Predicted 3D model of a 245-nucleotide part of an RNA (large-subunit ribosomal RNA, domain VI) from a Candidatus Woesearchaeota archaeon. Its mean pLDDT, the model's own confidence on a scale to 100, is 82. Rfam family: Archaeal large subunit ribosomal RNA. Rfam links the family to the GO terms structural constituent of ribosome and ribosome.
[in-house]
Context: one part of a larger RNA
RNA sequence: UGUUAAUUAUCUGAUAGGAAGGACCAUCUAGUACGAGAGGAACGAUGGCCCGGCGCCACUGGUCUACCAGUUAUCCGAUAGGGUAUGCUGGGCAGCUACGCGCCAAGAGAUAAGUGCUGAAAGCAUCUAAGCACGAAGCUUACCUAAAAAAGAGAUAAUCUGGAUACGAAUAGAAGAUUCGUUUGAUGGGACAGGUGUGUAAUUUUCAAGGUUCGCCGAGAAAGUAAGCUCGCUGUUUCCAAUAA
Numbered sequence: 001u002g003u004u005a006a007u008u009a010u011c012u013g014a015u016a017g018g019a020a021g022g023a024c025c026a027u028c029u030a031g032u033a034c035g036a037g038a039g040g041a042a043c044g045a046u047g048g049c050c051c052g053g054c055g056c057c058a059c060u061g062g063u064c065u066a067c068c069a070g071u072u073a074u075c076c077g078a079u080a081g082g083g084u085a086u087g088c089u090g091g092g093c094a095g096c097u098a099c100g101c102g103c104c105a106a107g108a109g110a111u112a113a114g115u116g117c118u119g120a121a122a123g124c125a126u127c128u129a130a131g132c133a134c135g136a137a138g139c140u141u142a143c144c145u146a147a148a149a150a151a152g153a154g155a156u157a158a159u160c161u162g163g164a165u166a167c168g169a170a171u172a173g174a175a176g177a178u179u180c181g182u183u184u185g186a187u188g189g190g191a192c193a194g195g196u197g198u199g200u201a202a203u204u205u206u207c208a209a210g211g212u213u214c215g216c217c218g219a220g221a222a223a224g225u226a227a228g229c230u231c232g233c234u235g236u237u238u239c240c241a242a243u244a245a
Base pairs, nucleotide, nucleotide: 006159007158008157009156010155011154015146016145017144018143021051022050024048025047026046027045028044034039052104053103054102055101056100060098061097062096063095067091068090069089070088071087072085073084074083075082076081093232107141108140109139114134115133116132117131167181168180169179170178187241188240189239190237191236192235193234194233195231197229198228204223205222206221207220210217211216
């Protein structure tokens, strides 16, 4: 562009795609059926484990160059606080992950080989010629995904208007797209509070191994101090920005 007024919202599902499942073990069935005995099943039911698929992060583990602490070399004159070496080391929330966790049937229909019923041709017999019934991890469904451009171009509802740009964002993200918010507002930032992580900050005071030129210097310890720092988390709050067009 089309779908024959237009627009929006919600659907249907022709069709297409998928393998989403596949083994094994154990228990019950049962020491039963069967068998002289020795031995020794199955249908069905339940539980587990492995591989594969889809998803998730409460737990466990990993990572965590957000973060906290210790420490080495060097630089900022020293302290304090930092820079560089993705320095090294010990931890670590969120996030991302597997080694962690959840789910992954059955059923229905038509059939194959095959098994049958009734039954003639052919007074018998015969599953077949007419007719009827079963029968597979296979086929069609069932389950998941896409799907009105399916030209036989669908349906329903409404006429309220609707959509987009722009602005603040994230359950989204390469760009588009998607989703949410836009003062009738907690959307993001800030502030505060909670909680998380690390592990007890700095100034100061009191001690103090040892050294000493006898003036002092001083590693280290304790108190202050579950401190200080921290935050991709949660909540509160219009302080700032979602204005205007």